Source information
Predicted 3D model of an 85-nucleotide RNA (c-di-GMP-I riboswitch aptamer) from a Chloroflexota bacterium. The prediction has a mean pLDDT of 87. The sequence was found by an Rfam model in a public genome assembly. It matches the Rfam family "c-di-GMP-I riboswitch aptamer". Gene Ontology term of the family: cyclic-di-GMP binding. The source organism's lineage runs through Bacteria, Bacillati and Chloroflexota.
C1' cells in the first nucleotide's frame, strides 16, 4: 500500500407505516420515523423481480410485451471514509 473487516473512533445511509407531492402503474421525491445496512454511495452492463399507459392477441374482460421502474434481489464495474489484530 491492498485485502479481510474491530463490542473502536468520528461520521453516514434509511425498512416498514403515517402525511404531502409527481406518476396510468410499478415507483420516485420532500416531511416525520428508524427495520437495518461496512459500501443500504454510483452505474440497469450480465441474470433476477415489479408494472403494462400504449401495442399485439384473444373475445369480454384475459394473455403477452418496456421504451417504464427496483442498486435494501444476486453477479459485474467503479468511487469512497476508518484502521484493532
Nucleotide at each position: 500500500g491492498c485485502a479481510c473487516g474491530a463490542u473502536a473512533a468520528g461520521a453516514g445511509c434509511a425498512a416498514a407505516a403515517c402525511c404531502g407531492u409527481c406518476g396510468a402503474a410499478a415507483g420516485g421525491c420532500g416531511g416525520u420515523g428508524g427495520c437495518g445496512c461496512a459500501a443500504a454511495g454510483c452505474u440497469a452492463c450480465g441474470g433476477g423481480u415489479c408494472u403494462a399507459u400504449g401495442g399485439c392477441c384473444a373475445u369480454c374482460u384475459g394473455g403477452c410485451u418496456a421504451c417504464g421502474a427496483c442498486a435494501g434481489c444476486c453477479g459485474a464495474g467503479u468511487u469512497a471514509c476508518c484502521a484493532a489484530g